[in-house]
Predicted 3D model of a 273-nucleotide part of an RNA (large-subunit ribosomal RNA, domain VI) from a Dehalococcoidales bacterium.
Context: one part of a larger RNA
RNA sequence: CGUUUGGAGAUUUGAGGGGAGCUCUCUAUAGUACGAGAGGACCUAGAGGGGUUGACCGCUGGUGUGCCAGUUGUCCCGCCAGGGGCAUUGCUGGGUAGCUACGUCGACAAGGGAUAAGCGCUGAAAGCAUCUAAGUGCGAAGCCCACCCCAAGAUGAGAUCUCCCAUCCCCGACUUCGGUCGGGGAGUAAGGCCACAAGUAGACUACUUGUUAGAUAGGCGGCAGGUGUAAGUAUAGUAAUGUAUUUAGCUUAGCCGUACUAAUGGCCGAGGG
Numbered sequence: 001c002g003u004u005u006g007g008a009g010a011u012u013u014g015a016g017g018g019g020a021g022c023u024c025u026c027u028a029u030a031g032u033a034c035g036a037g038a039g040g041a042c043c044u045a046g047a048g049g050g051g052u053u054g055a056c057c058g059c060u061g062g063u064g065u066g067c068c069a070g071u072u073g074u075c076c077c078g079c080c081a082g083g084g085g086c087a088u089u090g091c092u093g094g095g096u097a098g099c100u101a102c103g104u105c106g107a108c109a110a111g112g113g114a115u116a117a118g119c120g121c122u123g124a125a126a127g128c129a130u131c132u133a134a135g136u137g138c139g140a141a142g143c144c145c146a147c148c149c150c151a152a153g154a155u156g157a158g159a160u161c162u163c164c165c166a167u168c169c170c171c172g173a174c175u176u177c178g179g180u181c182g183g184g185g186a187g188u189a190a191g192g193c194c195a196c197a198a199g200u201a202g203a204c205u206a207c208u209u210g211u212u213a214g215a216u217a218g219g220c221g222g223c224a225g226g227u228g229u230a231a232g233u234a235u236a237g238u239a240a241u242g243u244a245u246u247u248a249g250c251u252u253a254g255c256c257g258u259a260c261u262a263a264u265g266g267c268c269g270a271g272g273g
Stems, first nucleotide, its partner, number of pairs: 001153001006164007016150004022050007034039001051108006060101004067094005072087006111145003118138004165272001167186008191268004195211005216262003219258005225251003232245005
């Protein structure tokens, strides 16, 4: 821009396209059929693996350089105590969210249709025979559906539901002077866009949530989770240190709440039938 007759918001149909399509072992049937024996099934039912792939983080783990603790050297905060900087995040032990596999759950299944090779039924030409000539049935990991994804620019532009309404001005033509038709414009409706606060999204864009009629982010409060019992004081000991106060203190991304701070504002957008 189009979707021929208005403007919007949702939900969809599926022409067409893409993906997937894998494989092994074991058990029962059954040591049966078969076979002198050795050996050893078809069929059918079930179980467990491998491979590929999708989703997820409740479990088991990993990471977690803005969480907690321990600790070495050195410099600094005048000193003690307590802290801060640097040394690969100084090193070490743990670890929330998120992201993850080594973790968990699922799929590659079942089924239908038409067939290939092949196997048939009926059956002539050709009194027989013959799956074929007329007719008719079965038959594959393959084909078409079915399963998953995209999809109406499918210009053949589809469908359903819901919302908004027929305002005002100018020009031209016609006029039965009531207006009608065509063109242009203005302010709006439903709604949308820009802008702003953000993230479940993300290179940008897009997408999603919110914008005071508000929990969108920050702050604050509570909780969960993490770390593991802070500082100060008291006390025992010459002291290192221990004990009590104290399952303390601190705490990032999590959950719930709370307008304290920041979400100011601007523009576009129908007049068909």